Model confidence (mean pLDDT): 78 of 100. A computed fold for a 140-nucleotide RNA from a Chloroflexota bacterium, annotated as c-di-AMP riboswitch aptamer (ydaO/yuaA leader). Of the family's consensus pairs, 96% are formed in the model. It was read from a public genome assembly, where an Rfam model found it. The organism belongs to Chloroflexota, within Bacteria.
């Protein structure tokens, strides 16, 4: 000097997922604020009964595989590939450009909007010189 692994502090990112106080040896519990989500009139709007709906950016389309059906076609569940509505990042900010994501879960026949009112969440997962370009700002 470089690479890998682990731990702590600090900094940064996705997301609502943070701050403060009290109790407790700890784990944890309770409360307030902040942020986020759901239910819920009138008026208005709209159908559905093959169900429907919610959180979330995560919707939609095409092709291939092989399984189900006595066979074929068709259809359906699953898997893979490509694209896409939409979403995220680049460490002072904006734009361009570049690189990524485009899932998963829940309610249980039930919910449009919705004032008052009622209920719920505050998990989890990553990265660390940061050296793509232009302009701006701050500091020296």
């Nucleotide at each position: 000097g470089u690479g890998c692994a682990c731990g702590a502090u600090c900094u940064g990112c996705c997301a609502a997922a943070u701050g403060c106080g009290c109790c407790g040896g700890c784990a944890g519990g309770c409360g307030c604020a902040a942020c986020g989500g759901g239910g819920g009139a009138a008026c208005c709007a709209c159908c559905a009964u093959a169900g429907g709906g919610g959180u979330g950016a995560a919707u939609u389309c095409g092709g291939c595989c092989g399984g189900g059906u006595c066979c074929c076609c068709g259809c359906c569940a699953g898997g893979c590939c490509g694209a896409u509505a939409g979403g995220g990042c680049g460490u002072c900010c904006u734009u361009c450009c570049g690189c990524c994501c485009g899932a998963a879960c829940c309610c249980g026949u039930c919910a449009g909007c919705u004032a008052a009112c009622c209920c719920c969440g505050u998990c989890g997962g990553c990265a660390g010189c940061a050296g793509g370009a232009a302009g701006g700002c701050c500091u020296u």